A computed fold for an 86-nucleotide RNA from Geobacillus jurassicus NBRC 107829, annotated as c-di-GMP-I riboswitch aptamer. It was read from a public genome assembly, where an Rfam model found it. Its mean pLDDT, the model's own confidence on a scale to 100, is 83.
[in-house]
RNA sequence: ACGGCGAAAAGGCAAAACGCUGGAAACAGCGUGGCGCAAAGCUAGAGGGGCUACAGCGAAGGACGCUAUGCCAGCCAGCUGCCGAA
Numbered sequence: 001a002c003g004g005c006g007a008a009a010a011g012g013c014a015a016a017a018c019g020c021u022g023g024a025a026a027c028a029g030c031g032u033g034g035c036g037c038a039a040a041g042c043u044a045g046a047g048g049g050g051c052u053a054c055a056g057c058g059a060a061g062g063a064c065g066c067u068a069u070g071c072c073a074g075c076c077a078g079c080u081g082c083c084g085a086a
Stems, first nucleotide, its partner, number of pairs: 012037002017032006035074001041079003047076002049072003056066003
């Protein structure tokens, strides 16, 4: 010098709610906001789980039920990974 461990700091992300937009919905994008997060980065084209049901199917019809091809990574999981004193 480089590397490991590692406190603080810097830096990062952004829940609810509200507004606008898209969507049948779940939900998403943008703005305000900041509950929290050391992976709250990535993966839903195939690990599990959850949400929705336009269309379809069942129901004489309706209520309603079933169904993902729609959605959730801030549910678990998998993959990747930043800074730093003694």